C1' cells in the first nucleotide's frame, strides 16, 4: 500500500427505511432498615464518530473521510 468488520448514555448492547432512539449496570433522588454497598420505586443523561448525498422520512442505504481490530502483501 490492499480488503473485511466495527463505532448509538459514563460502560455494555438494541432499534423492518416511519410512534417520543430504548434495555441492563452505573449516577442521583426517595422509600425501607439499627446501618445500607442489600431489596423496592423513581429521575436525569444521547450532534447514532465526523462531513455529505437519496428520500416525504436515514441510526438503517450510498459516497468520502477519522479511529480501533482482523486479514492480505
Nucleotide at each position: 500500500g490492499c480488503g473485511g468488520c466495527u463505532g448509538u448514555a459514563g460502560c455494555u448492547c438494541a432499534a423492518c427505511g416511519g410512534a417520543u432512539a430504548g434495555a441492563g449496570c452505573a449516577a442521583c433522588g426517595g422509600c425501607c432498615u439499627a446501618c445500607g454497598g442489600a431489596g423496592c420505586c423513581g429521575u436525569a443523561g444521547g450532534u447514532u464518530g465526523c462531513a455529505g448525498g437519496u428520500u416525504c422520512a436515514a441510526g438503517u442505504c450510498c459516497u468520502g473521510u477519522c479511529a480501533g481490530c482482523c486479514g492480505c502483501g
Overview
The prediction has a mean pLDDT of 81. A computed fold for a 73-nucleotide RNA from a Caldisericia bacterium, annotated as transfer RNA. NCBI's taxonomy places the organism under Bacteria, Pseudomonadati, Caldisericota, Caldisericia. The RNAcentral record of the sequence draws on ENA. Rfam family: tRNA. The family's RNA type in Rfam is transfer RNA.